[in-house]
This is a predicted structure of a 72-nucleotide RNA (transfer RNA) from a Coriobacteriia bacterium. The sequence was found in a public genome assembly. Rfam family: tRNA.
RNA sequence: GCUGGUGUAGCUCAAUGGCAGAGCAACGGUUUUGUAAACCGUAGGUUGCAGGUUCGACUCCCGUCACCAGCU
Numbered sequence: 001g002c003u004g005g006u007g008u009a010g011c012u013c014a015a016u017g018g019c020a021g022a023g024c025a026a027c028g029g030u031u032u033u034g035u036a037a038a039c040c041g042u043a044g045g046u047u048g049c050a051g052g053u054u055c056g057a058c059u060c061c062c063g064u065c066a067c068c069a070g071c072u
Stems, first nucleotide, its partner, number of pairs: 001071007010024004018055001026042005048064002051061002
């Protein structure tokens, strides 16, 4: 230098054009003499960044950044 892949909540990951979700973690509550566990609930997101297509984009297209792998 070229090619491919990944990037979504604090962490691990879903969501293949139609309301952005789950588990764990955090916080509050119930229970307990108390803690843990269990149960109920709450909050948490410019979907790496920036453009384009579309009525509508995490999703499709272009550029760019970071990381990983391969080729040279």
The coordinates come from a structure-prediction model, not an experiment, and the mean pLDDT is 82.
NCBI's taxonomy places the organism under Bacteria, Bacillati, Actinomycetota, Coriobacteriia.